RNA sequence: UACGAAAAAUGGCAAACUAUUCCGAAAGGAUAGGACGCAAAGCCUAGGGUCUACAGCAUGUUCACUCCGGUGGAACGCUACGAUCGCCUGGUUACCGAA
Numbered sequence: 001u002a003c004g005a006a007a008a009a010u011g012g013c014a015a016a017c018u019a020u021u022c023c024g025a026a027a028g029g030a031u032a033g034g035a036c037g038c039a040a041a042g043c044c045u046a047g048g049g050u051c052u053a054c055a056g057c058a059u060g061u062u063c064a065c066u067c068c069g070g071u072g073g074a075a076c077g078c079u080a081c082g083a084u085c086g087c088c089u090g091g092u093u094a095c096c097g098a099a
Base pairs, nucleotide, nucleotide: 012038013037017033018032019031020030022029023028036086042092043091044090046089047088048087049084050083051082056078057077061074062073063072064071065070
C1' cells in the first nucleotide's frame, strides 16, 4: 500500500411518525423534532427497477359549441424531461483496522 472484516474508540447519518402561512401539478423535497436502522444510509441518477404524469402524444367514449369541416372540456391510455442513491448495480472519495 492492497485485500479483508472481528473487537474497541472518536465522531457521523437518520426510517416511521409529528409540526410548518415552506417548495412542487404530482411523486417527492426542505426545515425543526424524532431514533427504525446504516461501515459508505458520503457524493454522482451513469445503467436497471419502482413511483408520479403538469406538459405532450394517441384513441375511442361522453358533454358543449358548430360555418357540419371540425373546435373545446371531461374521463381512460401511453410517455420522464420529474422523483427515489435508506431498491439494486456501477463510478468516485473516506474514519478505525486484528487474524
Predicted 3D model of a 99-nucleotide RNA (c-di-GMP-I riboswitch aptamer) from a Paenibacillaceae bacterium.
The model forms 90% of the base pairs in the Rfam consensus.
Rfam family: c-di-GMP-I riboswitch aptamer. About the family: GEMM was predicted in a large-scale screen for bacterial structured RNA regulatory elements.
Model confidence (mean pLDDT): 78 of 100.